Large-subunit ribosomal RNA, domain I from Aulacoseira subarctica, 525 nucleotides, folded computationally. Its Rfam family is "Bacterial large subunit ribosomal RNA". The RNAcentral record of the full RNA draws on ENA.
Context: one part of a larger RNA
């Protein structure tokens, strides 16, 4: 040098562990904000530089309830204290709550300045008040829980792409106008009580689901787009208004009347007026409940191994509890809970049920009234599964224009016939979308290079003028019992000794592969 075999550094996989993520189901709750948010500054502790807590009343204050021995946060330590004249703690209502921030007195390089009625709008109310005679704009001032900003998805409505596909590309696709953007509203929204769907039968607002269907169909009939009626189910709910009369008065306003497609109402008349009913609408009470604090809660003991007993052997016991957790191994009976059962001074909150509040039928006549720059056409677009096509139905932009029940639209150009509806005015709950957020459970979901970017000071450090981008980094041990004391070193680092301790090759540490680098027995050159 080379091989073997132990063994040691070195390093961190593995293998176990989980405090922290990931998904999902079921109730809540769906908002906060000039009463000053969200989101920061800068403060506040005996010693305090971070998180958290709280606001100059600043690790707290008052009250009302719970609770029952400790306690002055993460977080040791030392020092002063608090408590059974109930302390820390939990919960409900208050107080205080610096400065920036929509920030709203002006200004301003946010958390500063520099003055003191203090921002703007937009409503009431008042006192005024032009051109211009009454008046009107305006102005002045006083009042209003009145708007603004922030917020995750969902949701309307306005605007509105390309990359891609088509094997290029231009219609078309991408895109059920998707992606970003705008504004608006809600706990859901939006839709919604037929000018419907239908086809010789009928159904009866809307909304979603299944199907119908990958079907009718639309397409440089390419590439692709792609319905709707019937039928099953969810869930159910249907009103209010213009108008014709009429009364009132002041031109016009109120108030009464009245709302429908087997047409209806006005008018003109009989009949009946008080109960059965309806109520989303509703100022008010409010039975019984539900959240937010809690409280009872059953039933093992020895011996054996061990550091430790929950283990293993005997022998016993609860059980409406044999979910889970936790303890020095693996516990129905130790601990915490679990099954079951009570429980609220307070303040949210839902709601029977009271109160309130509404409401009739029928008959005749054909005088009257039934939503107008609208329907409808023409022409330019859009949107409807339907790319203008024979293109019906919806909508806009110009033009241009009706009829009132003997009326008017519709059944996919258009006429007729038949059938169906009753536009041009509003409002409507459930079924159904979503989850920043509170609870509760689950998981053939992960276990530190996974799982959130983050299990630790994480949007942290750290890069970047900026926008932005963006980590690493978990485990001693049951218990700090965290090595007095002594020796070598430099009053070091680090080590040997002694001590703890089941273990120290568990010493800032579980477990310790592999690469790598050592020294050793042994053989062989």
């Nucleotide at each position: 040098g080379g091989u073997u075999u132990a063994u040691g550094g070195g390093g961190a996989a593995u293998a176990c562990c989980u405090u922290g993520g990931c998904a999902u189901u079921c109730a809540g709750a769906a908002g906060c904000g000039a009463a000053g948010a969200a989101g920061g500054a800068c403060g506040u502790g005996g010693u305090u530089a971070c998180c958290g807590a709280c606001g100059a009343a600043a690790c707290g204050c008052u009250u009302c309830g719970g609770g029952g021995a400790g306690c002055u946060g993460g977080a040791a330590a030392c020092a002063a204290g608090c408590u059974a004249c109930g302390a820390u703690c939990c919960g409900g209502a208050g107080g205080u709550g610096u400065c920036c921030g929509a920030a709203u007195a002006a200004g301003g390089c946010a958390a500063c300045u520099u003055a003191a009625u203090u921002a703007c709008u937009a409503c009431u109310u008042a006192u005024u008040g032009a051109a211009u005679a009454u008046a009107u704009a305006g102005a002045u001032a006083a009042g209003u829980a009145a708007g603004a900003g922030c917020g995750a998805a969902c949701c309307u409505a306005g605007a509105g792409a390309a990359c891609u596909g088509a094997a290029a590309c231009a219609u078309c696709u991408u895109a059920u106008g998707u992606a970003a953007c705008u504004a608006g509203a809600g706990g859901a929204a939006a839709a919604g009580a037929a000018a419907g769907u239908a086809a010789a039968a009928a159904c009866g607002a809307u909304u979603u689901c299944c199907u119908u269907a990958g079907u009718a169909g639309c397409g440089g009939c390419g590439a692709g787009c792609g319905a709707a009626c019937c039928g099953g189910a969810a869930a159910c709910a249907g009103c209010c208004u213009a108008a014709a009369c009429u009364u009132a008065u002041u031109u016009u306003u109120a108030a009464g009347g009245g709302u429908a497609g087997u047409g209806g109402g006005a008018c003109a008349g009989u009949c009946a007026u008080a109960a059965c009913g309806a109520g989303a609408u509703u100022a008010g009470u409010g039975a019984c409940g539900a959240u937010u604090a809690g409280a009872a809660g059953a039933a093992u003991g020895a011996a054996u191994u061990g550091g430790a007993a929950a283990a293993u052997u005997c022998a016993a016991c609860c059980a409406u509890a044999g979910a889970g957790a936790g303890u020095g191994a693996u516990a129905g009976u130790c601990u915490c809970g679990u099954a079951u059962u009570c429980g609220a001074a307070a303040a949210u909150u839902g709601a029977a049920a009271c109160a309130c509040u509404c409401a009739g039928a029928u008959u005749g006549u054909a005088u009257c009234c039934c939503g107008a720059g609208u329907a409808g056409c023409a022409u330019g677009g859009a949107g409807c599964a339907c790319g203008u096509g024979a293109a019906a139905u919806u909508c806009c932009g110009u033009g241009u224009g009706a009829a009132u029940c003997u009326g008017c639209g519709a059944g996919g150009a258009c006429c007729a016939c038949c059938u169906c509806g009753u536009a041009a005015g509003g409002c409507u709950a459930a079924a159904u979308a979503u989850u920043c957020c509170u609870g509760a459970a689950u998981g053939a979901c992960c276990g530190a290079u996974a799982g959130u970017g983050a299990a630790a000071u994480a949007g942290u450090a750290c890069c970047g003028u900026g926008a932005g981008g963006g980590a690493a980094a978990g485990g001693u041990g049951a218990a700090a019992a965290g090595c007095a004391c002594c020796c070598c070193g430099a009053c070091g680092a680090g080590g040997g000794g002694a001590g703890u301790g089941a273990a120290a090759u568990a010493g800032a540490c579980c477990u310790g592969a592999a690469a790598c680098c050592g020294g050793a027995c042994a053989c062989c050159u």